[in-house]
The prediction has a mean pLDDT of 78.
Predicted 3D model of a 372-nucleotide RNA (Bacterial RNase P class A) from Shewanellaceae bacterium UBA2521.
The organism belongs to Shewanellaceae, within Bacteria.
Of the family's consensus pairs, 94% are formed in the model.
Rfam family: Bacterial RNase P class A. By type it is a ribozyme. About the family: Ribonuclease P (RNase P) is a ubiquitous endoribonuclease, found in archaea, bacteria and eukarya as well as chloroplasts and mitochondria.
The sequence was found by an Rfam model in a public genome assembly.

RNA sequence: GGAGUGGGCAAGGUAGUCGCUGCGUUGUAUUCAACGGGGAGGAAAGUCCGGGCUCCACAGGACAGAGUGCCAGGUAACGCCUGGGAAGCGCAAGCUUACGACCAGUGCAGCAGAGAGUAGACCGCCGAUGAUCAAUUUUAUUGAUACAGGUAAGGGUGAAAGGGUGUGGUAAGAGCACACCGCACAGCAGGUAACUGUUUGUGGCAAGGUAAACUCCACUCGGAGCAAGAUCAAAUAGGCUCUCUUUAAUGUUGUCCGCAUUGAGAGCGGGUAGAUUGCUUGAACCACAGAGUGAUUUGUGGUCUAGAUGAAUGACUACCCUCUUUAUCUUGGAUAAAGAGACAGAACCCGGCUUAUGCGCCCACUCCAACU
Numbered sequence: 001g002g003a004g005u006g007g008g009c010a011a012g013g014u015a016g017u018c019g020c021u022g023c024g025u026u027g028u029a030u031u032c033a034a035c036g037g038g039g040a041g042g043a044a045a046g047u048c049c050g051g052g053c054u055c056c057a058c059a060g061g062a063c064a065g066a067g068u069g070c071c072a073g074g075u076a077a078c079g080c081c082u083g084g085g086a087a088g089c090g091c092a093a094g095c096u097u098a099c100g101a102c103c104a105g106u107g108c109a110g111c112a113g114a115g116a117g118u119a120g121a122c123c124g125c126c127g128a129u130g131a132u133c134a135a136u137u138u139u140a141u142u143g144a145u146a147c148a149g150g151u152a153a154g155g156g157u158g159a160a161a162g163g164g165u166g167u168g169g170u171a172a173g174a175g176c177a178c179a180c181c182g183c184a185c186a187g188c189a190g191g192u193a194a195c196u197g198u199u200u201g202u203g204g205c206a207a208g209g210u211a212a213a214c215u216c217c218a219c220u221c222g223g224a225g226c227a228a229g230a231u232c233a234a235a236u237a238g239g240c241u242c243u244c245u246u247u248a249a250u251g252u253u254g255u256c257c258g259c260a261u262u263g264a265g266a267g268c269g270g271g272u273a274g275a276u277u278g279c280u281u282g283a284a285c286c287a288c289a290g291a292g293u294g295a296u297u298u299g300u301g302g303u304c305u306a307g308a309u310g311a312a313u314g315a316c317u318a319c320c321c322u323c324u325u326u327a328u329c330u331u332g333g334a335u336a337a338a339g340a341g342a343c344a345g346a347a348c349c350c351g352g353c354u355u356a357u358g359c360g361c362c363c364a365c366u367c368c369a370a371c372u
Base pairs, nucleotide, nucleotide: 001368002367003366004365005364006363007362008361009360012320013319014318015317016316017315018314020039021038023036024035025034026033027032041343045354046353048352049351050350051349052348053225054224055223056222060257061256062255063254065221066220067219068218069217070084071083072082073081074080085099086097087096088095089094100216101215105214106213107210108209122155123154124151125150126149129148130147131145132144133143134142135141136140163181164180165179166178167177168176182205183203184202185201186200187199188197189196190195229277230276231275232274239268240267241266242265243264244263248262249261250260251259284303285302286301287300288299289298290297291296321341322340323339324338325337326336327335328334329333
């Protein structure tokens, strides 16, 4: 100097003028005025998870259904986070993982290929033994054929083909035998565990792949949701018609059982619908110290930071800030001009995940090149 990896911060600032809005105090006393302190995010978004909270007698049981899936921790909890393990990718820093089970069962893998899972002989190789032919002549030897037969090392097909390399052996071959590797089982050592090993022994040992295929196994799961609910007010037509009704029906996913209750619905028609609350003091935030590799947690001290309801939180001006481009110069930089400053807006609250995003800054680490 270049190329990368992991993490953090930030989301323009100041001043003036005008405007909107909630709360508090004072004065007026429905309206208004003055003063004071506040007023949209890192994702407020998606509504994908988990909860707090509210209601439903049963939040009882079973089945169905749904979710998660290596180990250990964190947390109110989670499908989240942290640390570790394994497999894979990368020279590396690091990154990814829908990571339980294929001997419980069923399926799927077209075509090609001999054969695709207790799965094989197409081309090859051999032809010792049996067979045929020829030569020889000590009737047994030699040679040829490649018929019978043997083989799965070589080739081919395929995404995938009956462990791999080497040596021996054989007619040619084959774990056929052996050595090493691999695999299975049983120990030993380390680790809480997943798992690991320059580890010990036995065994020729493979009927493979796929579960983000159905399935099996382990664990977890009442439902609905702030348009939940609560209170006050208002209004009528306590209307009319129809269905089922204790051998029944209803009861906050479905089915059944239990339990509780005694009614449960459909259509037509008429009336009212305003206010308060829930609603912001929280599993809250900030600082310091301690424990821990870390997520996080403990203690002390401090702070109160939107609460709207057709929906406020804004507009203009000036200067500054950051970046880009151009020009000039005294070229580490300065000046001038022009341009850019994103994604985007609370609605009960909180913890996560995912997605969108302009201009940047800081910290730590990896690799390459050159110089000293």